[in-house]
RNA sequence: GAAGCACGCCAGGCCGUCGCUGGUGCAAGGACAGAAAUGUCGCACUGGAGGAACGUCCGGACUGCACAGGACAGCGUAGGAGGUAACACCUCUCCACCGCGAGGUGAGGAUCAGAGCAACAGAGACGAGCCGGUUGAGUCCGGGUGAAACGGGCAAUCUCUACGCGCAGCAACACCAAGUAGGCCAGCGUUGAUGUGGUUCCGCAGAGCUGGCGGGUAGGUGGCACCGAGCCGGGUGGGCGACCCCCGGCCCAGAUGAAUGGCGGUCACGCCGGUUUUCGAAAGAGGGCCGGUGCACAGAAUCCGGCCUAUCGGCGUGCUUCACAC
Numbered sequence: 001g002a003a004g005c006a007c008g009c010c011a012g013g014c015c016g017u018c019g020c021u022g023g024u025g026c027a028a029g030g031a032c033a034g035a036a037a038u039g040u041c042g043c044a045c046u047g048g049a050g051g052a053a054c055g056u057c058c059g060g061a062c063u064g065c066a067c068a069g070g071a072c073a074g075c076g077u078a079g080g081a082g083g084u085a086a087c088a089c090c091u092c093u094c095c096a097c098c099g100c101g102a103g104g105u106g107a108g109g110a111u112c113a114g115a116g117c118a119a120c121a122g123a124g125a126c127g128a129g130c131c132g133g134u135u136g137a138g139u140c141c142g143g144g145u146g147a148a149a150c151g152g153g154c155a156a157u158c159u160c161u162a163c164g165c166g167c168a169g170c171a172a173c174a175c176c177a178a179g180u181a182g183g184c185c186a187g188c189g190u191u192g193a194u195g196u197g198g199u200u201c202c203g204c205a206g207a208g209c210u211g212g213c214g215g216g217u218a219g220g221u222g223g224c225a226c227c228g229a230g231c232c233g234g235g236u237g238g239g240c241g242a243c244c245c246c247c248g249g250c251c252c253a254g255a256u257g258a259a260u261g262g263c264g265g266u267c268a269c270g271c272c273g274g275u276u277u278u279c280g281a282a283a284g285a286g287g288g289c290c291g292g293u294g295c296a297c298a299g300a301a302u303c304c305g306g307c308c309u310a311u312c313g314g315c316g317u318g319c320u321u322c323a324c325a326c
Base pairs, nucleotide, nucleotide: 001322002321003320004319005318006317007316008315009314010313012267013266014265015264016263017262018261020048021047022046023045024044025043026042030041031040032039033038050297055307057306058305059304060303061302062169063168064167065166074165075164076163077162078161079093080092081091082090083089094108095106096105097104098103109160110159114158115157116154117153130143131142132141133140173222174221175220176219179217183213184212185211186210187209188208194205195204196203197202198201230250231249232248233247234246235245237244238243269294270293271292272291273290274289275288276287277286278285279284
C1' cells in the first nucleotide's frame, strides 16, 4: 500500500423566532364546559423519540380468571459448563463443516423400543430374498448398478428420552358514572290517579303515576411515565468471558384523531454544476471561489430483557493475508 476479519461509535452543531405537548410553582375557595365524574383556560421555569422507537418472533414484570395432588394430551427446548428475573438470548468450551488466515456457521440427545422413507440406474431399496463359488452347516467369500446392496443411513418423518409450559392479555384490570330500555321495593290509582282542551264548571283520552334502590352502557379517571431487573462515571474489585460486586452522581418523553415541529441565519460535512489554479507529455489527480441541494432507514402508545429485519454517509480500535522498502 492492497484486499479482508472482528468489535465499538456518530446519525449534523450553534443562534434567533413562531408554535405543539408533559411536569412543577403561582394565579386560587377564579372563570368556562358538563347532570355528574371530570376536564379546559393564563404566566414563569423546565423535560420532550430511536439505534432500530420497526416486526410483534421469543422471554419476563404487571393484571384478571382458574387452580388438592398426579397423569395423559398439546406446545416448546436439546453437546458440556456458566450468566440472567427469565429466555429459543448471551458467554466460554468440545465436536463437525467453511475459509490460506483473522474468523464464520451449526434444529450438534437417541436408529438393538417400534413405524416410515430413498429419483435415476439396477434382478433386487428396507425385506430378506437372488446369482456364482464354498462348507458338516444360510458355514464363509464375491456380485455389474447406485449416494446407499445382504449392513447401513435419515430423527429438519412419526416416535422415544430428558427438561420446561394453567389460560388470557393494558381493548388486561380497578374506580366514578348520564340518557334510554328493562328489573326490584314503597306510596297513590277504574270510589278515575295522570295527561289535555276551553277556564271555578264542563268535555275528551284514560291505566298507570310518583319516589327510592341496584346492575350494565355512553362518558371520565386511574393503571401510565414509575427509586426502577433504571441511567451515567469511576474502581491494580472478582471472573478467560457473558456478568457480578463496591463507590459517587442523576431522575431522563409520555399523547389518546395521538405532541416531539416550521421558518431564517451561521459553521461543518456530503453530492451536483460552473469557474479558476497547482502537478502532469497526456489521461487524470489535488486545492480555491460561486451557485444549487440536504436526500439513509425510519416515529414512542403499559413497561423491561433479547432476537430478526431496514439503514445515505462517516469515524475509531484490534487483528489477518499478500506485495514492496529498510

Predicted 3D model of a 326-nucleotide RNA (Bacterial RNase P class A) from a Comamonadaceae bacterium. A source record names the gene rnpB. It matches the Rfam family "Bacterial RNase P class A". Its family is annotated with dimeric ribonuclease P complex, ribonuclease P activity and tRNA processing in the Gene Ontology. By type it is a ribozyme.